A computed fold for a 471-nucleotide part of an RNA from an uncultured bacterium, annotated as small-subunit ribosomal RNA, 3' major domain.
RNAcentral holds the full RNA, with entries from ENA.
Model confidence (mean pLDDT): 85 of 100.
Context: one part of a larger RNA
């Protein structure tokens, strides 16, 4: 000077408290450990690993295993030789590969031409290629975390023999080292805030593919028409403690009020200081050194990453009547679409199939929003709750669904009657609950990322638990 204290003082945070919904018990999904295995590829490990890298493991991916093959190589540059390589067919084979037959035409530039150069392909020699092999404790880059916490420093001056101190402390105040005042300090930088995006109000401009008040018209904003409204998207306005009162030190500011769509940071996002953890990543990529070089490289087929006594994490579905089932019937937002989205129609109980209008989309399509509302039924039961598991029959994608995909129908109908100790999230359009879309993607979503619908309860307070800040 720091760090630490079951030392003191002050302050903050869904940290506790007050509430609501969960997890921990059941079944299943998914990740991990362990075990097993020829292989179950590798990494991630308290918070900060465990629905994590992986925004898609049937083949591929794929790095693992078994077997079969190659050795200048699957890929790059350079020398020499040839002008063909190839498609197609046949044979061995699991395929890769290998052997045989082998149609037609060689690409580009210069030149009148001969020809030359180059491209492409094959052969050949070696320099070399190659490595998801090791080291994240040799590194770059990127990332997590403390933490969106309010801190971290510098110049000059002053003080101290010096390490250092001061400034940055103190009195107030703030979300904030935010601001005011005091002050041997005076200034400055990185952070804070603001500038950026979005949302909430209004105006101007614009009016199609969007909109429809008035006038006609129609089954229908369908058509004529309209530019008001809605909406779209560009530019502006608007909020600043600006105004009033009280408190305060005449300050900073706090509390209340007016006006206002919005009030004291309006809500949300992006934005992450100096640093910490030899934190993570050599398997995104790059890279030093080490190692392999007829193999630790490369190709192929099949298998594995999907195993299963068990243990843990994260989720989904439930245990029901604020409910299940049947019928009727409303109201979104945000997205995606040409190797695509696919309407009307027809067939099928259905998954889906046939067919193909329209649309590169404010025009057409995906598209039905669901919970809600209305009517009926069930009457408290392991049930008309719950749907695991299993049998049978089908559908779709794809060379191919045995290992190992998704969906439909019929049948089957397990556990579970609200969950011990303990533990998680959340303060408002939030929690809870209900659907919708997208990325990945041939196919595969209970995951992830977005979107809207319905829409609460509680907050006395800071003694205590946890984390953080200042003295």
């Nucleotide at each position: 000077u720091g760090a630490c204290g079951g030392g003191g003082a002050c302050c903050c945070g869904c940290a506790c408290a007050a509430g609501c919904a969960g997890c921990g018990g059941a079944g299943c999904a998914u990740g991990u450990g362990g075990u097993u295995u020829a292989a179950u590829u590798c990494g991630a490990a308290g918070c900060u690993a465990c629905g994590c890298g992986a925004a898609a493991a049937a083949c591929c991916u794929u790095a693992c295993c078994a077997a079969g093959a190659c050795u200048u190589g699957a890929c790059a540059u350079c020398g020499c030789c040839u002008g063909c390589a190839u498609a197609a067919c046949c044979g061995c084979g699991a395929a890769a590969u290998c052997g045989g037959u082998g149609a037609a035409a060689u690409g580009a530039a210069a030149g009148c031409a001969a020809u030359u150069u180059u491209a492409c392909a094959g052969g050949u020699a070696g320099a070399c290629a190659g490595a998801u092999g090791g080291u994240g404790c040799a590194u770059g880059g990127u990332u997590g975390u403390c933490g969106u916490c309010a801190g971290c420093u510098c110049g000059u001056g002053u003080c101290g023999u010096g390490a250092g101190a001061u400034g940055u402390u103190c009195g107030g105040u703030u979300a904030a080292g935010u601001c005011c005042g005091a002050u041997a300090a005076c200034g400055a930088g990185c952070g804070c805030a603001a500038c950026c995006c979005u949302u909430g109000u209004c105006g101007u401009u614009a009016g199609u593919u969007g909109c429809c008040a008035u006038c006609a018209u129609u089954a229908a904003g369908u058509u004529g028409g309209g530019a008001a409204c809605c909406c779209u998207a560009a530019c502006g306005a608007g909020a600043c403690u600006g105004c009033c009162g009280u408190a305060g030190a005449u300050a900073a500011u706090a509390c209340g009020g007016a006006g206002g769509a919005a009030g004291g940071c309006g809500g949300g996002g992006a934005u992450g200081a100096c640093g910490u953890c030899a934190a993570a990543u050599c398997a995104u990529c790059a890279u030093g050194c080490c190692u392999c070089u007829u193999a630790c490289g490369u190709c192929u087929u099949g298998g594995g990453c999907u195993a299963c006594a068990c243990a843990c994490g994260u989720g989904c579905u439930a245990c029901a009547a604020u409910g299940g089932c049947c019928g009727u019937c409303a109201c979104a937002a945000a997205g995606a679409g040409c190797a695509g989205c696919a309407a009307u129609a027809u067939a099928g109980u259905a998954a889906u199939a046939u067919g193909g209008a329209g649309c590169g989309a404010a025009u057409c399509u995906c598209a039905a929003a669901a919970a809600a509302a209305c009517g009926g039924u069930c009457u408290c039961a392991a049930u008309u709750c719950g749907g695991a598991u299993u049998g049978a029959g089908g559908g779709c994608u794809g060379c191919a669904a045995c290992c190992c995909g998704c969906c439909c129908u019929c049948a089957u109908g397990a556990a579970a009657u609200c969950g011990g100790a303990g533990u998680u999230g959340c303060u408002a359009g939030u929690a809870a609950u209900c659907c919708c879309a997208a990325a990945u993607c041939a196919g595969c979503a209970u995951g992830u990322u977005g979107g809207g619908g319905u829409g609460a309860a509680u907050g006395c307070g800071u003694u205590c638990c946890c984390g953080g800040g200042u003295c």